A computed fold for a 1384-nucleotide RNA from an uncultured bacterium, annotated as small-subunit ribosomal RNA. Its Rfam family is "Bacterial small subunit ribosomal RNA".

């Protein structure tokens, strides 16, 4: 600090999206350790159990237990005995007294108002800051002064009696106190009265003397002290008041009745409408009310900032404790673990009644994506009670449990090429995983074992804990996953699928070679955590204060006047709100920032410091803005003087047209259209004449021209009015812009009411067009169009451009004063206002353009804009008679939607031009016969491909087997073909002979070479397994070849220049050519492919060379080469010469001259490109598919079938003909040994026999229409020959399916072919025969070849393709585009 993403490309608006940070997070894979922190965001939902607030006996009685004295019953053991007693006196029960630093149920005190929790409710003085309290209280502490004398009367525990189930009462009786209650004592305390003296922003404070009233107290002791009362002060907390400051909606615009003052009173700690009573106020566009959301802040989290979001944990504050309402106590509550009423839940019950309140810590059910333990101590640190030991204390300290965050730390380090094995991939050869493993030398943090063992405490006391750290000894061992690799984003290859699984944040991937799915190898990031979702801020200058816009992209109000309000001219003077500044005082700690320190580091924790941009309070400046006085005239307006003008209202008037009315003339049509026809006319239109009657609108002038704020105003006339202008300088003296609501105007339709109606005219009717035509086009026609009135309030109401006001190069045109100079009715110059699709410089602008009438530079005020669509629509509110108007959304959906400009493609846009394009002509096709190709249908198979032009007599230059790729049947299986490897044979080939339909099968038979004898070569056979071999697929994975546009004239580049750019200049323009051919002018200047031209052929000459050619030698032989003819060479045509046009050019026309004349004729020769055009079946070749088969052989079948349809062709329909019959008729290119064949015989004849002669200017194939003479005489014929029937010839192993030809019978269909449509411009069409390829044999095809030999062309308007220039485009897959509605 950016990127993607609207387009063929481009700039630019604009919106979406994405990297970056953070969370009380939640999910999904995955998981080694410590340490800080941190954990119900949801249902203020319900809640079982335990605990969470009690102390105090040094307040009180009592009760109870111990102890100790006394004492009174008892009367054990023992001791003694004469056994009769004696003594002893213990246990044991009792009473009294005293005593305990022993226990507490009651009375009493103190504390339960803290300490915890929670955000449901509050848009408020609720919080936040900063003040005010002269309107206030305030236990416990702390200072001070005083003080505690004397009484009295209950009542709880308790004891009886009783209700009840239980909670919980009730009575009667007894008692005590620091419990409660008079008395006395008190002033420096309180209240009242009236004086005095200070002070204060008002109310009023303070103080000073003075009269009057009032009001305490508790005791206990170890005798030190604890407690008690007043009273002042002080510390604390806490109450009440004010300024500013705090969220969203005007589709909530009006709200208030204790509402607003006032009095006095009554309440409170206090001040108040807090209560009563009078008065009628009081808030509100600076946002009242009302609805909706929401605890607030310190602060977190983001950002460069300003800012936007938040409001968990801490920290302060405020509500709240089931809901809701009330007070008591008490210093403090209207009270979470107090009361009391009402609700709704649970419970608990005997059904009369009762209990409870976790939003206290743990804990359970419930919602939910989602959030812990019913744990240990009170050792610290705080609280609460006590005099004090000590009691309490889920406040707190610790621990448990979770990667829920940040910090650490670690799962090893070195060395280690045969670059191992595997694994993926390969062009197979290698690369990759990769020093990465093993190996080998080493270390021990963490974790586990073992020992030792703290600080936290000041004498004692340690929950945390045998915990923190210490040392040892021991193994590399217990320790890494997650997300991504089309781009944006660091990071790519194989398989797998085949728009199907799926992916995806945005663009967008997938339909058979996916770096986007999934796998796997690899690779990249981060790391105990990856990633995903959510949600916020950033990028987003995308609500723009900082920091936008509004002519065409979203945006200027239809226009004016004007309200509040903003903003606002020169001077002088004061004032200090505002602004600057200096002091003070606050801005609570924590947190952030800096500098330190402490745990091993960091996280964290502590410490100094600065900061906290703020608010208050004050000192002081006065240049600015504010306010005040006080002047000025440059702004603004008013006077007076002039002229323009379709400004406005109103009355009145005129002519010309149209319709309609009477009359007159005069007849058949008129009217109307692309062509009708509806329509009007014989009842007399229409056209003409004169006559009137009515309504509307105002031709020429007339202009880019005037005037009006806009709408907008157009015949002349008065009449009453509005503004602008130019003069001129008497007059006011800032009186100025601008302008939210508000007010008024405001085209056309429209609506009410009432008039008018000529002519136009929605609707409507009827003719026509038309697939239909609810349209365009006729013919008729109503509202309305006029007028007055009164709504409506809209328009592309546009200049799509708001008002002002300054300021910044010119030129040019117009209107309208004035001046000047001069007059001539002119012109010229100069100044102001106004006018323009003007032209143009800076400047702006994303271009296009704007440019003194700005879209430039700048002030001010105002409306409006924030993605396309839904939508100017839905609710809702005003307005309106109705139509409608104005104001004005979301649900949902898309990734765009727009704007300016570029290059193309296109247009039933223009301009220019070309072509057998058409147009003028010939001969055809389209009709039958056949011949062939194709669709189809058939079939075991009818192999395959070609499909508008540019597939269909095409591949096929030639299917009877073969070809053959197909189909039945019948066979092989390393194989019909190649190379490698073993074992055998010695040949192999070839002949013969069974079997078979043939491959094939068995069996006869014939039978290598070289050699150093070790072998080796060669060939056949058998086997293994790499392999072979595919006319199988993909022409949309390709190559090579081709076709077509198109033999059209076009298509790029360097360099420079323009433009922000894509591009654009050059290639445009005038001329000119078949031609981007040339010339010429140009911000271009050259250049390449492409045109042309070299190359072949034909047409004329000339030279050479003549053999098989040719021949003037009478013929042959010979011999010559003059001619014909052959085939090298070379000339010949260049607009070169002449006129003419033309711009002195290019060229163009016309001419000589020449065999040829304007590229002579003809072919080779096809630019950049388009058609994913055709070819995997010529070849070649990735991939993918078959391997005893989709490979190979064979036989015999089919590619040749036939209701049908279509293309190319031949024959024809006839007399320009057919037939017969003559004749030296007359050619050109070409072919010939497995071949062309000649004289000659034979056959009617194809043909046969025979074979001269020819590897060819030597010999053969080898001409036919033409001619000329006859005969048919317009018939389905002497035309036509299809098509059968019979007889024959040729090839060929074979002619049945399935070949050609011959003779002779047979003689179909057709008499010139609809709608439609090909081809040709001259040796061309037509029309005639002849050769050749392929080929044993098969042409009406296909490639050549010569004979004979025409017509037409005015011309470019129309069709078809095609160029070049412009112009519109919402098209780029490029008009066979794009897109609307309806319906499925």
């Nucleotide at each position: 600090a950016g990127a993607g993403u609207u387009u063929g490309a481009u700039c630019c608006u604009g919106g979406c999206u994405c990297a970056g940070g953070a969370u009380g997070a939640a999910c999904g894979c995955u998981g080694g350790c410590g340490g800080c922190g941190u954990g119900c965001c949801u249902a203020a939902c319900a809640c079982a159990u335990g605990c969470a607030a009690g102390u105090c006996g040094a307040g009180c009685g009592a009760a109870g237990c111990g102890a100790u004295u006394u004492u009174g019953a008892g009367g054990a053991a023992g001791u003694u005995u004469u056994c009769g007693g004696a003594u002893g006196g213990a246990a044991u029960c009792g009473a009294a007294a005293u005593u305990g630093a022993c226990u507490u149920a009651g009375c009493g005190g103190c504390g339960g108002a803290c300490g915890g929790g929670u955000g449901a409710g509050u848009a408020a003085c609720a919080c936040g800051u900063g003040g005010g309290u002269a309107a206030u209280c305030u236990g416990c502490c702390u200072u001070a002064u005083a003080c505690a004398g004397g009484g009295g009367g209950a009542u709880a525990a308790c004891a009886g009696u009783u209700a009840g189930a239980a909670a919980u009462g009730a009575c009667u009786g007894c008692u005590a106190a620091u419990a409660c209650c008079g008395c006395a004592u008190a002033a420096g305390c309180g209240c009242a009265c009236g004086g005095g003296g200070a002070c204060g922003c008002a109310u009023g404070u303070u103080u000073c003397a003075g009269u009057g009233u009032g009001a305490a107290a508790a005791a206990c002791u170890c005798c030190g002290g604890u407690a008690g009362u007043a009273u002042a002060a002080g510390a604390u907390g806490a109450g009440c008041c004010c300024g500013c400051g705090u969220c969203u909606g005007a589709u909530u615009a009006g709200c208030u009745g204790g509402u607003u003052g006032g009095u006095g009173g009554g309440g409170u700690a206090a001040c108040g409408g807090c209560c009563a009573c009078c008065a009628a106020g009081g808030c509100g566009a600076c946002g009242a009310u009302c609805a909706g959301u929401a605890g607030c802040c310190g602060g977190c989290c983001u950002g460069a900032g300003a800012g936007g979001g938040u409001g968990a944990a801490c920290g302060g504050c405020c509500a709240c404790a089931u809901u809701g309402g009330g007070a008591c106590u008490g210093a403090g509550a209207c009270a979470c673990g107090g009361c009391c009423c009402a609700a709704a839940c649970u419970c608990c019950u005997a059904c009369g009644g009762g209990a409870g309140g976790c939003a206290g810590c743990a804990g359970u059910g419930g919602g939910g994506a989602a959030u812990a333990u019913u744990g240990c101590a009170c050792a610290a640190u705080g609280g609460g009670g006590g005099a004090a030991a000590c009691c309490c204390u889920g406040a707190u300290g610790c621990a448990g449990c979770g990667a829920c965050g940040c910090c650490g730390c670690g799962u090893g380090a070195g060395u280690g090429a045969a670059g191992a094995a595997g694994u993926a991939u390969u062009u197979c050869g290698g690369u990759a995983u990769g020093u990465a493993a093993a190996g080998c030398u080493c270390u021990a943090u963490c974790a586990g074992c073992a020992g030792g063992g703290a600080a936290g405490a000041a004498a004692a006391u340690g929950a945390c804990g045998g915990u923190a750290c210490c040392u040892g000894a021991c193994u590399a061992a217990g320790a890494a996953g997650c997300c991504c690799c089309g781009g944006c984003u660091a990071a790519c290859u194989a398989c797998g699928u085949g728009c199907c699984a799926g992916c995806a944040g945005c663009c967008g991937c997938g339909g058979u070679a996916a770096u986007a799915c999934g796998u796997a190898g690899g690779g990249g990031g981060c790391a105990a955590g990856c990633g995903u979702u959510a949600u916020c801020c950033g990028g987003a200058u995308u609500u723009a204060c900082u920091g936008g816009g509004u002519g065409u992209a979203a945006a200027g109000g239809g226009a004016g006047c004007g309200u509040a309000g903003a903003c606002g001219g020169c001077g002088c003077g004061g004032c200090a709100a505002g602004u600057c500044u200096g002091a003070a005082g606050u801005g609570a700690a924590a947190g952030g920032c800096a500098g330190g320190g402490g745990c091993u580091u960091a996280a964290c924790c502590c410490c100094u410091g600065a900061a906290c941009u703020g608010c208050u309070u004050u000192g002081g400046a006065a240049a600015c803005u504010g306010c005040c006085a006080u002047g000025c005239u440059a702004g603004a307006g008013u006077g007076c003087u002039g002229g323009a003008g379709a400004g406005g209202u109103a009355a009145g008037u005129g002519g010309a047209a149209u319709u309609c009315c009477u009359a007159g003339u005069g007849u058949a049509g008129c009217g109307g259209u692309g062509a009708a026809g509806u329509g009007c006319g014989u009842a007399g239109a229409u056209a003409u004449u004169a006559g009137g009657a009515g309504g509307a609108a105002c031709a020429c002038c007339a202009g880019u021209g005037g005037c009006g704020a806009a709408g907008g105003c157009g015949g002349c006339u008065u009449a009453c009015u509005g503004g602008a202008c130019a003069g001129u300088a008497a007059c006011u003296g800032a009186c100025g812009u601008u302008g939210a609501g508000g007010c008024u105007c405001g085209a056309a339709a429209g609506c009410g009411u009432g008039g008018g109606g000529a002519g136009c005219a929605a609707a409507c009717a009827g003719g026509a067009u038309u697939a239909g035509a609810u349209a365009c086009c006729c013919u008729g026609g109503u509202a309305g169009u006029c007028c007055a009135u009164g709504c409506c309030g809209u328009a592309a109401a546009c200049g799509a451009u708001g008002a002002u006001u300054a300021c910044u190069a010119g030129g040019u045109g117009u209107g309208g004063u004035g001046u000047g100079u001069c007059u001539g009715a002119c012109c010229c110059c100069c100044u102001c206002c106004g006018u323009g699709c003007c032209c143009g410089g800076a400047g702006u602008u994303a271009a296009c353009a704007c440019a003194a009438u700005a879209a430039g530079u700048a002030a001010u005020c105002c409306a409006c804009c924030u993605g396309g669509g839904g939508a100017g629509u839905a609710c809702g509110g005003c307005c309106g008679c109705a139509a409608g108007g104005c104001u004005g959304a979301a649900a949902c959906u898309c990734a765009a939607a727009g704007g300016a400009a570029u290059u193309g493609a296109c247009g039933g846009g223009g301009g220019c031009c070309c072509g057998c394009a058409c147009a003028a002509g010939c001969a055809g096709u389209g009709g039958a016969g056949u011949a062939u190709g194709u669709g189809g249908a058939u079939u075991a198979a009818u192999u395959c491909g070609a499909a508008g032009c540019a597939a269909c007599g095409c591949g096929a230059a030639g299917a009877a087997c073969c070809u053959u790729a197909c189909c039945a049947g019948g066979u092989c299986u390393u194989g019909a073909c190649a190379u490698c490897c073993c074992g055998g044979u010695g040949a192999c080939c070839g002949g013969c002979u069974u079997a078979g339909a043939g491959a094939u099968a068995a069996g006869c038979u014939u039978u290598c070479c070289c050699u150093u004898c070790g072998g080796g070569g060669c060939a056949c056979u058998g086997g293994u397994g790499a392999c072979a071999g595919g006319u199988g697929g993909u022409g949309c994975a390709u190559g090579g070849u081709u076709g077509u546009c198109g033999u059209c004239a076009g298509c790029u580049c360097g360099u420079g220049u323009c433009g922000u750019g894509a591009g654009a200049u050059g290639u445009u323009g005038g001329g000119u050519u078949a031609a981007g051919u040339c010339c010429c002018g140009c911000a271009a200047c050259g250049a390449g492919c492409g045109c042309a031209a070299c190359c072949c052929u034909u047409a004329c000459u000339g030279u050479u060379a003549g053999u098989u050619g040719c021949u003037a030698c009478g013929c042959a032989a010979g011999a010559g080469c003059a001619c014909u003819c052959u085939a090298g060479c070379a000339g010949g045509a260049c607009c070169g010469c002449c006129g003419u046009u033309g711009a002195c050019a290019a060229a163009a026309c016309g001419g000589a001259g020449g065999a040829a004349g304007g590229u002579g004729g003809g072919g080779a020769u096809g630019a950049u490109g388009u058609c994913a055009a055709a070819u995997c079946a010529u070849c070649a070749u990735g991939c993918c598919c078959c391997u005893u088969a989709u490979g190979a052989c064979c036989u015999g079948g089919g590619c040749c079938u036939c209701a049908c349809a279509c293309g190319u062709a031949c024959u024809a329909c006839a007399a320009u003909g057919g037939c017969c019959a003559u004749u030296a008729a007359c050619a050109g290119a070409g072919g010939g040994a497995a071949g062309c064949a000649a004289u000659a015989c034979c056959g009617c004849g194809a043909g046969g026999u025979g074979g001269a002669g020819c590897a060819a200017a030597a010999c053969c194939c080898c001409a036919a229409a033409a001619a000329u003479g006859g005969u048919c005489u317009c018939a389905g014929u002497u035309c036509g020959g299809a098509u059968c029937g019979c007889a024959g010839g040729c090839u060929g192993c074979a002619a049945c399916c399935c070949g050609c030809c011959u003779g002779c019978g047979u003689g179909a269909a057709g008499u010139u072919g609809g709608a439609a449509u090909u081809g040709c411009u001259a040796g061309u069409a037509a029309u005639c025969g002849c050769g050749g390829a392929u080929c044993a044999g098969c042409a009406u095809g296909c490639c050549g070849c010569g004979g004979u030999g025409a017509a037409u062309a005015c011309g470019u308007u129309c069709c078809c393709g095609g160029g070049c220039c412009u112009u519109g485009c919402a098209c780029a897959c490029a008009c066979c585009g794009c897109c609307c509605g309806u319906c499925a």
Its mean pLDDT, the model's own confidence on a scale to 100, is 83.
The RNAcentral record of the sequence draws on ENA, Greengenes and SILVA.